Transfer RNA from a Candidatus Poribacteria bacterium, 71 nucleotides, folded computationally.
The source organism's lineage runs through Bacteria, Bacteria candidate phyla and Candidatus Poribacteria.
RNA sequence: GUGGGUGUACUCAGCGGUAGAGCGUCAGCUUCCCAAGCUGAGGGUCACGGUUUCAAUUCCCGUCACCCGCU
Numbered sequence: 001g002u003g004g005g006u007g008u009a010c011u012c013a014g015c016g017g018u019a020g021a022g023c024g025u026c027a028g029c030u031u032c033c034c035a036a037g038c039u040g041a042g043g044g045u046c047a048c049g050g051u052u053u054c055a056a057u058u059c060c061c062g063u064c065a066c067c068c069g070c071u
Base pairs, nucleotide, nucleotide: 001070002069003068004067005066006065007064010022011021012020017054025041026040027039028038029037047063048062049061050060
């Protein structure tokens, strides 16, 4: 230089229509206490900028970062 892949919370799901699970944090319930369990809360500019669409995490284009290959 070139081809491909991946960028979502700490780890990862998410077939165009309210952004979720697990882990962890905090609070409450339970217990003599701790752990476990149960309930709830908080934590997200879906890498960035544009395109299509009534509507984009999702489609398309570009940029950036990382990974794999070719040269």

It matches the Rfam family "tRNA".